[in-house]
RNA sequence: AAAUUUUUUUGGAGAGUUUGAUCCUGGCUCAGGAUGAACGCUGGCGGUGUGCCUAAUACAUGCAAGUCGAACGGACUCUUAUUUGAAUCUAGUAUUUAACCUCGGUUAGAUACCAGAUCCUUUCGAGAGUUAGUGGCGGACGGGUGAGUAACACGUUGGUACCUGCCCCGAAGUGGGGAAUAACUGCCCGAAAGGGUAGCUAAUACCGCAUAUUGCCGAAAGGUGAAAGCAGUAAUGCGCUUCGGGAGGGGCCUGCGUCCCAUUAGCUUGUUGGCGGGGUAAUAGCCCACCAAGGCUUCGAUGGGUAGCUGGAUCGAGAGGUUGACCAGCCACACUGGGACUGAGAUACGGCCCAGACUCCUACGGGAGGCAGCAGUAAGGAAUCUUCCACAAUGGACGAAAGUCUGAUGGAGCAACACCGCGUGCAGGAUGAAGGCUUUCGGGUCGUAAACUGCUUUUAUAUAGGAAGAUUAUGACGGUACUAUAUGAAUAAGGACCGGCUAACUACGUGCCAGCAGCCGCGGUAAUACGUAGGGUCCAAGCGUUAUCCGGAAUCACUGGGCGUAAAGCGUGCGUAGGCGGCGUGUUAAGUGUGAUGUUAAAUCGUGUGGCUCAACCAUAUCGAUGCAUCGCAUACUGGCAUGCUUGAGGGAGGCAGAGGCAAGUGGAAUUGGCAGUGUAGCAGUGAAAUGCGUAGAUAUUGCCAGGAACACCAAUGGCGAAGGCAGCUUGCUGGGCCUUCUCUGACGCUGAGGUACGAAAGCGUGGGGAGCGAACAGGAUUAGAUACCCUGGUAGUCCACGCCGUAAACGAUGCAUACUAGUUUUUUGGGGUAUCGACCCCCUGAGAAACGAAGCUAACGCGAUAAGUAUGCCGCCUGGGAAGUACGGUCGCAAGACUAAAACUCAAAGGAAUUGACGGGGACCCGCACAAGCGGUGGAUGAUGUGGUUUAAUUUGACGAUACGCGGAGAACCUUACCCAGGCUUGACAUCCUUGGAACCUUUAAGAAAUUAGAGGGUGCCCUCGGGAGCCAAGUGACAGGUGCUGCAUGGCCGUCGUCAGCUCGUGUCGUGAGAUGUUGGGUUAAGUCCCGCAACGAGCGCAACCCUUAUCGUAUGUUGUAUUUUUCAUGCGAGACUGCCCGGGCCAACCGGGAGGAAGGUGGGGAUGACGUCAGGUCAGCAUGGCCCUUACGCCUGGGGCUACACACGUCAUACAAUGGCCGGUACAACGCGUUGCCAAACCGCAAGGUGGAGCUAAUCGCAACAAAACCGGUCUCAGUUCGGAUUGCAGGCUGCAACUCGCCUGCAUGAAGUCGGAAUCGCUAGUAAACGUGGGUCAGCAUACCACGUUGAAUACGUUCUCGGGUCUUGUACACACCGCCCGUCACGUCAUGGAAGUCGCCAACACCCGAAGUGCCUAUUUUCUAGGCCCUAAGGUGGGGGUGGUAACUAGGAUGAAGUCGUAACAAGGUAUCCGUACCGGAAGGUGCGGAUGGAUCACCUCCUUU
Repeated sequence: AAAUUUUUUUGGAGAGUUUGAUCCUGGCUCAGGAUGAACGCUGGCGGUGUGCCUAAUACAUGCAAGUCGAACGGACUCUUAUUUGAAUCUAGUAUUUAACCUCGGUUAGAUACCAGAUCCUUUCGAGAGUUAGUGGCGGACGGGUGAGUAACACGUUGGUACCUGCCCCGAAGUGGGGAAUAACUGCCCGAAAGGGUAGCUAAUACCGCAUAUUGCCGAAAGGUGAAAGCAGUAAUGCGCUUCGGGAGGGGCCUGCGUCCCAUUAGCUUGUUGGCGGGGUAAUAGCCCACCAAGGCUUCGAUGGGUAGCUGGAUCGAGAGGUUGACCAGCCACACUGGGACUGAGAUACGGCCCAGACUCCUACGGGAGGCAGCAGUAAGGAAUCUUCCACAAUGGACGAAAGUCUGAUGGAGCAACACCGCGUGCAGGAUGAAGGCUUUCGGGUCGUAAACUGCUUUUAUAUAGGAAGAUUAUGACGGUACUAUAUGAAUAAGGACCGGCUAACUACGUGCCAGCAGCCGCGGUAAUACGUAGGGUCCAAGCGUUAUCCGGAAUCACUGGGCGUAAAGCGUGCGUAGGCGGCGUGUUAAGUGUGAUGUUAAAUCGUGUGGCUCAACCAUAUCGAUGCAUCGCAUACUGGCAUGCUUGAGGGAGGCAGAGGCAAGUGGAAUUGGCAGUGUAGCAGUGAAAUGCGUAGAUAUUGCCAGGAACACCAAUGGCGAAGGCAGCUUGCUGGGCCUUCUCUGACGCUGAGGUACGAAAGCGUGGGGAGCGAACAGGAUUAGAUACCCUGGUAGUCCACGCCGUAAACGAUGCAUACUAGUUUUUUGGGGUAUCGACCCCCUGAGAAACGAAGCUAACGCGAUAAGUAUGCCGCCUGGGAAGUACGGUCGCAAGACUAAAACUCAAAGGAAUUGACGGGGACCCGCACAAGCGGUGGAUGAUGUGGUUUAAUUUGACGAUACGCGGAGAACCUUACCCAGGCUUGACAUCCUUGGAACCUUUAAGAAAUUAGAGGGUGCCCUCGGGAGCCAAGUGACAGGUGCUGCAUGGCCGUCGUCAGCUCGUGUCGUGAGAUGUUGGGUUAAGUCCCGCAACGAGCGCAACCCUUAUCGUAUGUUGUAUUUUUCAUGCGAGACUGCCCGGGCCAACCGGGAGGAAGGUGGGGAUGACGUCAGGUCAGCAUGGCCCUUACGCCUGGGGCUACACACGUCAUACAAUGGCCGGUACAACGCGUUGCCAAACCGCAAGGUGGAGCUAAUCGCAACAAAACCGGUCUCAGUUCGGAUUGCAGGCUGCAACUCGCCUGCAUGAAGUCGGAAUCGCUAGUAAACGUGGGUCAGCAUACCACGUUGAAUACGUUCUCGGGUCUUGUACACACCGCCCGUCACGUCAUGGAAGUCGCCAACACCCGAAGUGCCUAUUUUCUAGGCCCUAAGGUGGGGGUGGUAACUAGGAUGAAGUCGUAACAAGGUAUCCGUACCGGAAGGUGCGGAUGGAUCACCUCCUUU
């Protein structure tokens, strides 16, 4: 809120996806329900329903509408009776013939008479039955379909100018005549279908006459108009005629309602109305003649498209949306089109005529047909059933009835198509069996599930009984429903899903493949997303998928949305229609409210009750049916009418401000040009230049003149205007606004679809004008190019007049009007007050223009009395992005183009605001050997070493800007070693377990390059409970070992780097819807997020600092191995000292800074260790560890040799030099850190030397390395040269280490004596005991150091400073970036695919128009007659001709669009995007685009002015 008396019941859910994250806008998608469904997999039963949605396509075959003999004449059949005739058969009697014989008969035949029977025929009847025809009633119902129809077709409410067979009620009749005709018969035509002609006949068929209560016509008088019989013995019944009434049915009219398109805006001539006729059952232009010129339409006519309508169905909380299968009502149609006839009723589904298409028959002359009835067939299609039974029931037609007919109907069949119900078992059962899957190997799970034990029998099968449906008879269904008995768990489970949404997870396979996918998205070697399996979840005889509809979607918003920036306010006025409208009174009662009545079919839906075992289903009762109509009542509000009012609006009076508009006149400054003077070499221009101008005299300067355009200062966030827009001054004309006070009119108002006017710049037309500027264009630069930016020129244009255009970021991106809702400040312009001599100032009150800001609003930004607040009225506009403001069509325009304005296709986003970062050829501040100032180097030479490249059998490998390259490697001859060649091994060189044997182990021979192989000898141990055990060795077996093989993008650990930069965070609180912010920002200060002050923050953590080590001074203790000795030095331990502590100044009385004193040291004293959160998928699987993958007689292991050492070349890092501040020779001084037993090695001796011999001492303050450390200092020499510089290279001779020095070590001596004379562009290190120079030690190591790590000795120069380079930090700003600028991104071109537009044409379709022709048929005309009919006229279907219109398909070619991992060219945009961007317009250009003119800020930065706020 609805229903309802209470009381009870019903009643609205969201999620995923744009982002690094957030909020919003906004689309897409999902979860639900439904279906006349279809498809896939599967399938036990029953009940009830439903079943060609497509081709209103074509139909074989059968059936679907007949009935009445009690309307009629016939025909036929049967029965019966009568009559005639014939035939046959049988019996009898008589006669006769023949044969036989028992002579009397027998047999056979013929004739006559008579009787009976059978059958046929005929006559007059009678009865029963069937029936073609005439006649009556019914075929207008029932059944089907939805093509057409946008309409009085349907729904609903009313109305009446009407009709109505059968049925009911009432009234009155039903007398007497006539003429025909079918059937039938004859003849004829035809293949047939059928037809013609002559003759006969009946009726409830047809026609007169009579009668006429009512009826009809008429004002009346008067006129006119009927009938039929049949059955029955009869009674009587059924009929017939006329009239009145009823019921039910129908016709017509009418208010309201009923889809889309305006890219359909005008339509109409019988059209609208009238008069008079005709016509109809009836009204009516329904038809005709005449008259008038009307009628419809933006409240959507006309045209086009689509469509049967409704009750209802379905979804929805509802409002509402979609739909119209089944059932029911109405309509329309019946092969297509036209037409009438009959009839109560039709313009007739199973009737007629004509035309057309199609099919069939044919003797070719002609004929026949219409399943959108029930079955069924073909076709179409994803797709939709049996050529069944019965009239038993219900209903219908006919009939008096029996009855006949009935594919209506009742039933059965087929189909999981839908809904409903039932079942596929129940109970127990743990060793938790087997098996599957999985595993961390322990287990877990399928799982009480199974097996097994017991129980039950719905269903099933079999047998037996067996209904109701029917009041007498009659049962298709049907031996059906149902019941009983028996058997026996027996006959019966699948489908989808398991990444999120969304319930449900693992293994294997695959490796951006195969595939999945509703959306987001999965898959590139550990896939819960693919495939399979196990397990699980959800439904269940179904489950999924597809399609469609509603919902969710408040995503068209009435309920219930929006428009500053997301899509969306017309560029701006005026104004028509329309909508809305101030304060009273009266009246009305249209709206509105309320009551009653009628209707709103049934079914459906809701509720109650009942029947099928339940349910579905069915029955019944009741509610409702929101609507329409009628009649009352109410009168607040709205409306109508009438009458008032003044506050809205407008007018009058008096003032005011103004770049408001139009026209005319006029002024000075400046630019340019011309003339003249002075004057000389440049001017101009730029980042720098050049083109250009100038000795023919420029620029500059002076004077005069000409011409055009624009108006400095004032000037402003100022003023005016509707907007566009408007600026020197003067004059004229003119519009609007505001204020004040009194007064007048009396709602005259607001808005405004169409319409109309105005409307920057550019552009167009005609004619002028042309100084400057300046698209296009030309030249010069720049550049890779430069169709640009810059420069020199320069045409249209810019200016004027007249006429077009009609668009802009035409913006406040904010429609107009009205009312209400805190303040503060400024400003323009009025009025009033106060004050004053006066002017300011101040106060009040209007109208504007601005800045803040409360409440409120907003997604936020922001807006905030000039609203984006609170409300009202009206208009305009929006509904995802792209395609596209495009195509087509239309209107306008001279053109350019403007306005109006789609779709196919494509994407899952596009977008707004704000946040955190990152970035900027943005800004501010700060720091750093970052620059600068200096000193010394590198880059040139030779060599060493590393790397690249090349080479090679191999030159193993990693590292590649900074952060690889004297790096891993603190030391490759073998080993190392990972590489190559060759030879070997296969449980292995190494580990564990098992078996067997043996101590272990040692010595040795042979082969071989060695590994290895084959032997020989020695040796028998330890513990013991005497069983054995521990350790080691060998053989065997298989589990396994092994791998420097791959992945550092699967990892751990460790490391580099930003960076020793000062940062990175958290808790609580507060602010914000939120991401987040605050704290951490600000003012100072510091090396420092160091400290202080301030502050919605208060605290804390990781970093900084300090604590640690070392060094400088002193004290003290000790004194070995140090000291000759005391002191000192030295060594070791402990301690002191430095803290801005003191003073002065500055600063805020702070932090702190500057200076000073004292002190060995002064402001973290110097140095070191110490590396926050994180970044670089940085480095390392080859140091180690490790997941996964790979190899397993090899990618493992052993051995020998080789390689890692190669060498046209390039780069990095170093060493040594190029010399005189030096080289060489001689002499003389002064260290420190360290190291040493597989070691350091003294003295002494040998050697020129490397080194050798030697062996003392030392496990080290004791001995040694080790020495005299070297530069230095003193003296000498060399004298500027390729040298007495430099030492490469090479030769010879030696030494050392080591199994081994060739590839490939180091050292020594002698000899040799290369390049190199200070190094281009460029680049590195360093701020004090530093750089530079000098030597020394150590690690690695057998040996090998120009490398690395340490040590001391000598010992400088410079820093004004932060503009610039690099890196970093903080704050701020812009952003279309977030893989974060190595980002993003635009357009042409080329290629593939897709849809679309244009297009010479071409092929259809549709509706009209004009003309021709014109069937059937109604009507009319005409021929002597009742009737019929020939003929003619009008209208007209179909057809033909013609030119147009509309619409669709297709098309060479062509245009743009969309899309597609790695194509081409540039780089237009996003940061100031490197020329700020964008809008309109014009021109130009491969392309993005560029330039001109005007405009916007949705531009960064800086400066100035003004204003405001805070402190």